A computed fold for a 372-nucleotide RNA from a Candidatus Krumholzibacteriia bacterium, annotated as Bacterial RNase P class A. A source record names the gene rnpB. Its Rfam family is "Bacterial RNase P class A". Rfam describes the family as follows. Ribonuclease P (RNase P) is a ubiquitous endoribonuclease, found in archaea, bacteria and eukarya as well as chloroplasts and mitochondria. The sequence is in RNAcentral, with records from ENA.
[in-house]
RNA sequence: GAAGUCGUUCGGGUGGCCGCGGGCCGGAGACGGCCUGAGGAAAGUCCGAGCUCCACAGGGCAGGGUGCUGGGUAAUGCCCAGGGGAAGCGAUUCCACGGAAAGUGCCACAGAAAACAAACCGCCUCGGCUCCUUCGGGUGUCGCGGUAAGGGUGAAACGGUGAGGUAAGAGCUCACCAGCAUCUCCGGUGACGGAGAUGGCUCGGCAAACCCCACCUGGAGCAAGACCAAAUAGGAGAGGACGAGGCGGCCCGUCUCGCUCGACUCUCGGGUCGGUCGCUCGAGGGCCAUGGCAACGUGGCUCCCAGAUAAAUGGUCACCACCCGUGCGACAAGCGUCGGGGACAGAACUCGGCUUAUGAACGGCUUUGAAU
Numbered sequence: 001g002a003a004g005u006c007g008u009u010c011g012g013g014u015g016g017c018c019g020c021g022g023g024c025c026g027g028a029g030a031c032g033g034c035c036u037g038a039g040g041a042a043a044g045u046c047c048g049a050g051c052u053c054c055a056c057a058g059g060g061c062a063g064g065g066u067g068c069u070g071g072g073u074a075a076u077g078c079c080c081a082g083g084g085g086a087a088g089c090g091a092u093u094c095c096a097c098g099g100a101a102a103g104u105g106c107c108a109c110a111g112a113a114a115a116c117a118a119a120c121c122g123c124c125u126c127g128g129c130u131c132c133u134u135c136g137g138g139u140g141u142c143g144c145g146g147u148a149a150g151g152g153u154g155a156a157a158c159g160g161u162g163a164g165g166u167a168a169g170a171g172c173u174c175a176c177c178a179g180c181a182u183c184u185c186c187g188g189u190g191a192c193g194g195a196g197a198u199g200g201c202u203c204g205g206c207a208a209a210c211c212c213c214a215c216c217u218g219g220a221g222c223a224a225g226a227c228c229a230a231a232u233a234g235g236a237g238a239g240g241a242c243g244a245g246g247c248g249g250c251c252c253g254u255c256u257c258g259c260u261c262g263a264c265u266c267u268c269g270g271g272u273c274g275g276u277c278g279c280u281c282g283a284g285g286g287c288c289a290u291g292g293c294a295a296c297g298u299g300g301c302u303c304c305c306a307g308a309u310a311a312a313u314g315g316u317c318a319c320c321a322c323c324c325g326u327g328c329g330a331c332a333a334g335c336g337u338c339g340g341g342g343a344c345a346g347a348a349c350u351c352g353g354c355u356u357a358u359g360a361a362c363g364g365c366u367u368u369g370a371a372u
Stems, first nucleotide, its partner, number of pairs: 001368010012320007020037007039344001043355002046353005051221004063217005068082005083097001084095004098212002103210002105206003120151002122147003126143004131138002159177006178202001180199008225277004235268005242258006284303008322341004327335002
């Protein structure tokens, strides 16, 4: 220098003017002043929680989720450290990583056969026919069989090598190797690793197919939920009005009952518009010390950092910094003119993760070329 791999940091700064949201202060008011105002992902809403309401004796089924070990955490399907497997020369990366010797199912194309096996070619015995014959047999063809060693197909073909054995073959038998199951010992907290013995001789893959096993699991979400509460309409009640009766000779008055609620007045309660709370100080940020390989924990100091509700966080100008082009200078260091450039995106109850989008800078490590 090239190729690759992993990680970290930042996401321009200051000021003026105009405008907008929030808070405080002054003012009778109009208004004025000061302070403050998006992100690393505010995004997707995919997980996990806080918080709120509803449901809930206990147990079971169904449904859903998770699935190697140890640790971290409020919690997790997240993170860290390991084990095992896979890819790569390597740095490093990837894995839903329990069970396929419970059961069912599936395995494209090709191939004879895709799983209690199977005969396309080949090999072999026997029989018929045919031709040749040195009469031992041989060639070709047909048929009944045997054979999984060889060829061929496939992502995958029922262990591998060698010997024996056989008509030819075959774990058919044996030796070694690989793998499996069971047991024992050693190391490790554990996943697991190492060693040995025995066994039957070998068992294909897929469970993000059904299923089996173990563990976990109520539902809805800030439009949760709580409070205040207008007009209009409707509901309930009281007053009032009407009739009958009692007290009474009659009226007023008063008591009881009935009916109508048509009109009027008042009260109550529900709910709508609207308003207030929830609402932003929180498993919070920064720095330092300390325990731990790490995730993370503990302690101290310090900081306050948007709360809108149809929804503000914007525009413009100047200067500085950065990048690109350009000029001077020796093409370097440096200086300077003019022009251009700055991504993805945007809070809406709040956190912890994951994923996705995106501009730039820097660093570690690996492989390799050339030179010394």